[in-house]
Context: one part of a larger RNA
RNA sequence: CGUUAGAAGUUUGAGAGCACCUGACUCUAGUACGAGAGGACCGAGUCGGACAUACCUCUGGUGUACCUGUUGUUGCGCCAGCUGCAUCGCAGGGUAGCCACGUAUGGAUGAGAUAAGCGCUGAAAGCAUCUAAGUGCGAAACUCAGCUCAAGAUGAGACUUCUUUUAAGGGUCGUCAUAGACUAUGACGUUGAUAGGUCGCAGGUGUAAAGACAGUAAUGUCAAAGCCGAGCGAUACUAAUUACCCGUAGA
Numbered sequence: 001c002g003u004u005a006g007a008a009g010u011u012u013g014a015g016a017g018c019a020c021c022u023g024a025c026u027c028u029a030g031u032a033c034g035a036g037a038g039g040a041c042c043g044a045g046u047c048g049g050a051c052a053u054a055c056c057u058c059u060g061g062u063g064u065a066c067c068u069g070u071u072g073u074u075g076c077g078c079c080a081g082c083u084g085c086a087u088c089g090c091a092g093g094g095u096a097g098c099c100a101c102g103u104a105u106g107g108a109u110g111a112g113a114u115a116a117g118c119g120c121u122g123a124a125a126g127c128a129u130c131u132a133a134g135u136g137c138g139a140a141a142c143u144c145a146g147c148u149c150a151a152g153a154u155g156a157g158a159c160u161u162c163u164u165u166u167a168a169g170g171g172u173c174g175u176c177a178u179a180g181a182c183u184a185u186g187a188c189g190u191u192g193a194u195a196g197g198u199c200g201c202a203g204g205u206g207u208a209a210a211g212a213c214a215g216u217a218a219u220g221u222c223a224a225a226g227c228c229g230a231g232c233g234a235u236a237c238u239a240a241u242u243a244c245c246c247g248u249a250g251a
Base pairs, nucleotide, nucleotide: 001152005163006162007161008160009159010158011157015149016148017147018146021049022048023047024046025045026044027043033038051106052105053104054103055102059100060099061098062097066093067092068091069090070089071086072085073084075082076081110144111143112142117137118136119135120134169246170245171244172243173189174188175187176186177185194239195238196237197235198234199233200232201231203228204227205226211222212221213220214219
C1' cells in the first nucleotide's frame, strides 16, 4: 500500500515445511521343520543406541555485580579494620539465568490407491492361461493421518463484537520483561504492584566488626553469626506527570 467505512478479537485451511531410523533380549518354543546337528515364520512383551523437540525438579557445568580464605604490594597517620593493583591476583564454594553429561517426550496406529509379486473368474485359441473385458491381495516408497507455519490464497476467505463523530481504536511519552541488535512483541501507567527501594521468605557463603569471657599465646565461646546479584511474596516510599497526535466511509 492492497484486501472497497474504520476497528478489536476468534478462526477455516489452498499451500508449504518438519518428522518417518534401528538393535539386543524374553515368551510363544527347544514348538513347527529336521535322522541328527541345528532351529524358525506369525504374534506378544522388555530394555537399549543414535537422532529430534522441550525443560531445569534431580545430577553436573558456567555463574568476572554473591560469600569466604589467602600471597605480594599501594593508600586510608599508626594498631585494628578496610581498600586499589597483580589473569576475577590466586584458591574454595555458589542463587537466578544459560546449558548437557541431566529430566521428560517423540518415531505410533490406521485408511486409500499402488510396485515387484501372488491370485480369482475368463476368452481370443472347445484345452490351458492372473488379462484381453471384469475382479482381489500386496511395501519403510506415494496420498491422508502426527507436529509447525499459513488469507499478499490479489481467488486477499469466515464468524463475533464495537464505532452514527474530534467515534471505536491506535500511536507518541514514561516504568519495564516471559521480548529484544535497532525495531518489533508482550506487561503496566495512580481506578497502579510495571521497575527500583524497604520488609519477609527461599537460597548462597560459613560463624562478621566491636566488646566480654577462657587461655601465656595461637585460638575458642557468646554466635546458624554477619553479608548477600538476578528467585517467591508483601508494601505506593521513589519513578510511571500533564498532555499531544492519527483516525472518521456510506446513509
Molecule: large-subunit ribosomal RNA, domain VI
Organism: uncultured Bacteroidales bacterium